[in-house]
RNA sequence: GCCGGGGUAGCUCAGUGUCAGAGCGUCGCUUUUGUAAAGCGUUGGUCGAAGGUUCGAUUCCUUCCCCCGGCACCA
Repeated sequence: GCCGGGGUAGCUCAGUGUCAGAGCGUCGCUUUUGUAAAGCGUUGGUCGAAGGUUCGAUUCCUUCCCCCGGCACCA
């Protein structure tokens, strides 16, 4: 330099055009002599950045940034 995959809640991830979600976690309560477990409730977001298309974009297009892998180059 070229190609591919990925970036979404504190963490692991889903969501591929019309409401941004799950599990775990945080906090509170119940239960217990107490802890854990369990149950109920609560808390959660600049969807990597900018621009474009569209009535509408996390989703499609362009550029850029970051991470992972492969290929090439390396006098």

Description: Transfer RNA from an Oxalobacteraceae bacterium, 75 nucleotides, folded computationally. Its Rfam family is "tRNA". Rfam classes the family as a transfer RNA.